[in-house]
RNA sequence: UAAGUAAGAAGUAUGAUCGCGGCUGCUUUACGCAGGUGAGGAAAGUCCGGACUUCACAGGGCAGGAUGCCAGAUAACGUCUGGUGGAGGUGACUCCAAGGCUAGUGCAACAGAAAUAUACCGCCAUGCUUGGGCAUGGUAAGGGUGGAAAGGCAGUGUAAGAGACUACCGUCCGACUGGUAACAGGCGGAGCCAUGUAAACCCCAUCCGAAGCAAGACCAAACAGAAAGCCAUAGGUCGGCCCGGCCUGCUUUCAGGUAGGUCGCUUGAUGCGGCUGGCGACAGCCGUACUAGAUAGAUGAUCAUAGAAAACAUAAUCCGGCUUACCAUUUUGCUUACAUU
RNA sequence: CGGCGAUUAGCGCAGCCCGGUAGCGCAUCUGGUUUGGGACCAGAGGGUCGCAGGUUCGAACCCUGCAUCGCCGACCA
Numbered sequence: 001u002a003a004g005u006a007a008g009a010a011g012u013a014u015g016a017u018c019g020c021g022g023c024u025g026c027u028u029u030a031c032g033c034a035g036g037u038g039a040g041g042a043a044a045g046u047c048c049g050g051a052c053u054u055c056a057c058a059g060g061g062c063a064g065g066a067u068g069c070c071a072g073a074u075a076a077c078g079u080c081u082g083g084u085g086g087a088g089g090u091g092a093c094u095c096c097a098a099g100g101c102u103a104g105u106g107c108a109a110c111a112g113a114a115a116u117a118u119a120c121c122g123c124c125a126u127g128c129u130u131g132g133g134c135a136u137g138g139u140a141a142g143g144g145u146g147g148a149a150a151g152g153c154a155g156u157g158u159a160a161g162a163g164a165c166u167a168c169c170g171u172c173c174g175a176c177u178g179g180u181a182a183c184a185g186g187c188g189g190a191g192c193c194a195u196g197u198a199a200a201c202c203c204c205a206u207c208c209g210a211a212g213c214a215a216g217a218c219c220a221a222a223c224a225g226a227a228a229g230c231c232a233u234a235g236g237u238c239g240g241c242c243c244g245g246c247c248u249g250c251u252u253u254c255a256g257g258u259a260g261g262u263c264g265c266u267u268g269a270u271g272c273g274g275c276u277g278g279c280g281a282c283a284g285c286c287g288u289a290c291u292a293g294a295u296a297g298a299u300g301a302u303c304a305u306a307g308a309a310a311a312c313a314u315a316a317u318c319c320g321g322c323u324u325a326c327c328a329u330u331u332u333g334c335u336u337a338c339a340u341u
Numbered sequence: 342c343g344g345c346g347a348u349u350a351g352c353g354c355a356g357c358c359c360g361g362u363a364g365c366g367c368a369u370c371u372g373g374u375u376u377g378g379g380a381c382c383a384g385a386g387g388g389u390c391g392c393a394g395g396u397u398c399g400a401a402c403c404c405u406g407c408a409u410c411g412c413c414g415a416c417c418a
Base pairs, nucleotide, nucleotide: 001337002336003335004334005333006332007331008330009329012306013305014304015303016302017301018300020038021037023035024034025033026032040312044323045322047321048320049319050318051317052212053211054210055209059243060242061241062240064208065207066206067205068204069083070082071081072080073079084098085096086095087094088093099203100202104201105200106197107196108195120143121142122139123138124137125136126135127134128133151169152168154166155165156164170192171190172189173188174187176185177184178183216263217262218261219260225254226253227252228251229250230249234248235247236246237245256417257416258415270289271288272287273286274285275284276283277282342414343413344412345411346410347409348408351367352366353365354364361398369385370384371383372382373381391407392406393405394404395403
C1' cells in the first nucleotide's frame, strides 16, 4: 500500500423566524404571555422472555406447546459468556435445531438384479455341447444403477473369492488417567453384528395456568327490552378434556344507550462515572442525573454558517433480548500478500 | 395498540396434516354441430405454488426470516 477479518463510534451541529404537545409561573376564567422541556438505534416485525393487572395468590391428572453438547450469567429467556465436538477458510476468524434410528413404528419415488435385502454383467468349478454357448453350484474382488449397496486400504489365503486371517486407520465395548463437565488420551477386548431420515411419528430430560393496558380500578351520563337454551344428575367460574374447590340464576343472539373524565402512565431488574471481584457474560459498593407521556394522537418548515445535508424509519403500559431495514463516513486490534529500511 | 388467519393458472378453490409426475370448476384457444350465434360434444394451451434461506437424496408440503392482504377486539344494561 492492497485485500480481508473482528469489535465499535456516529445517525448532523449552532444561530434566527414561524408553527405544535405536556409541565411550571403570571394575568385572569378563556384566551394570552413568559420560562423550560419534547422520539430511535432500530421506537419496526410482534419472534421469544419477564414485570404489572384481572380471573380462585392460580389446585391434581391427561392432552398440548417450547427447548435440547457442557459449565456459568440473568428477574427470566429460544438471549448472552466461556469451553467441548464438528464444518469452512492459507490465516485473522466465522458457522452449527449439536439428546436418542443400539426403545419401537414409518418412509426411501425413479433407476437398479437387489433398498435392508440380493446376484444383472462378471469371476471360478462341475456336467453337457464340434465351436458360439447352455444347465447346476460357489463367490461378492471388479462393472453398472442410485443420494445411499452389510467398514477402508495393503497383504496372506483360495478353484475363484470373502474380516476367512493379519498390520494400520475407522466403529463398538470395558476399565484407567486428566478435566467440575461436555470430552480428550493412551491401554485391553470384539472381526464388525446395525444405510439414511427424529426441521417423520415418537422416546428421554427440563420448563410452561389463561388472557392481555381496548388488562384493570373509580366517577359521571343515557336507554327498552325481547327471544332461545339449561335450571341442582344443572349452569357458570375454567380456557381442549376429566377430577377437585367456589358461586346461584347463568349463557347466547337480536334490539337499545353512552362513546365523557380521573387513575393505571412512566423513578426504573434506570442511565453515566469510578473502585473491587471474575478469562468473560456479569455482580457488589460509592458518587451523580431525572431526560416525552399524547388520546385523532405533538418534533415540522424556511434561511445562514460549518466543503456537503443525507438513509431506514416516528413512542402509545414498561423492560431484557433476537430478527429485519439503513445514506455517506470513521476509529482500533489482528491476518495475508507485496515493497522499503 | 393487541390478538388471529390467508397467499397455488386470468378468477374461485383442492392438494400440505403423513415430503416422491400440481389438480378441479368457470374463463381462453382450436375443431365439430348450426344458415349464423348461444348452448352442447371433443381436444389443447396456460403454474418462479408470495419472496429468501435452511433440513432432506428430493420441499407447494417440514423449519426460520421477510412481504402483501383480510378478520376480530370499548363500556352500560
Description
The prediction has a mean pLDDT of 77. This is a predicted complex of two RNAs, RNase P RNA and transfer RNA, with 418 nucleotides together. It holds a member of the Rfam family "Bacterial RNase P class A". Rfam links the family to the GO terms ribonuclease P activity, dimeric ribonuclease P complex and tRNA processing.